[in-house]
RNA sequence: GGACCCGGCGGAGGCGCUCCCGAGAUGAGUACCCUAUCUCAUCAAGAGGGAAUUGGGGAUAGGGGAAAGGCGAGGGAGCCGAAGGGUGGAAGGGAUCCCUCUACCUUCCAUACCUGGGGGCACAGGGAAUACCUGUGUCACUGUCACGGAAAGAGUAGCCCUUUCCGUGGAGAGCCGUCCGGGGC
Numbered sequence: 001g002g003a004c005c006c007g008g009c010g011g012a013g014g015c016g017c018u019c020c021c022g023a024g025a026u027g028a029g030u031a032c033c034c035u036a037u038c039u040c041a042u043c044a045a046g047a048g049g050g051a052a053u054u055g056g057g058g059a060u061a062g063g064g065g066a067a068a069g070g071c072g073a074g075g076g077a078g079c080c081g082a083a084g085g086g087u088g089g090a091a092g093g094g095a096u097c098c099c100u101c102u103a104c105c106u107u108c109c110a111u112a113c114c115u116g117g118g119g120g121c122a123c124a125g126g127g128a129a130u131a132c133c134u135g136u137g138u139c140a141c142u143g144u145c146a147c148g149g150a151a152a153g154a155g156u157a158g159c160c161c162u163u164u165c166c167g168u169g170g171a172g173a174g175c176c177g178u179c180c181g182g183g184g185c
C1' cells in the first nucleotide's frame, strides 16, 4: 500500500414506521329506563352449577335515551427492525340475576421463529361496520445487492473502473459510506 473479516460511527428506501393531539361522524333512535298489551309455562343467550314464582325470559307499541372500543382533516414528537405478527410467560377484563370455566379482548416481559418496503385484489380472524386493524395467498410497483447482457464515458488497444438501460435471482442476520478500533493474509 492492497483486497478481506469483526466491531464502532454516519446514512438511504417512501402513499416508509410507531406514538401523541384532534372538532366531528359512526356507534344509535341501539343498549338501558318507564308505561301498556301479548307471549314462553318453568323457562336466562358458549359450557357447567345455583337463587328467585310477589320471580325470570321474549315480542310489539308509546315516552325518554347514552357510553366505550374502533375511525378522524391535518398537526406534533421520535425514528429507518422503523415496526408488525407468531410462540412462551405474567397480570387484568370477559357472555345480559349470581358463581366457576371458556372463546375472545387489553397491557407488560422474553424470544432473529416469520416479514426489505408500501399498494391493489381474494380469503380468514378481530370489529356494530361497508370503516379500520391483523394474517395468508396472489399481482404488478419500488429501494438495494449479486449474476448475465447492451450502450456511453474517463487516461491509453483490451480487461478493470464509472454511469445508464434490459433480464434473472436473493433477503434487512441485508445494503451504502467512513477508514475510527481490532484481526489475520
Base pairs, nucleotide, nucleotide: 002185004183005182006181007180008178009177010176011175014080016079017078018077019076020075021074024071032064033063034062035061036060037059038058039057040056043055046101047100048099049098050097083115084114085113086111087110088109089108090107091106092105093104116142117141119139120138121137122136123135124134125133126132144170145169146168147167148166149165150164151163152162153161
The RNA shown here (Lysine riboswitch aptamer) has 185 nucleotides and comes from a Thermotogaceae bacterium. NCBI's taxonomy places the organism under Bacteria, Thermotogati, Thermotogae, Thermotogales, Thermotogaceae. It was read from a public genome assembly, where an Rfam model found it. The model forms 98% of the base pairs in the Rfam consensus. The prediction has a mean pLDDT of 81. Its Rfam family is "Lysine riboswitch aptamer". From the family's description: Riboswitches are metabolite binding domains within certain messenger RNAs that serve as precision sensors for their corresponding targets. Allosteric rearrangement of mRNA structure is mediated by ligand binding, and this results in modulation of gene expression. This family includes riboswitches that sense lysine in a number of genes involved in lysine metabolism, including lysC. Rfam links the family to the GO term lysine biosynthetic process.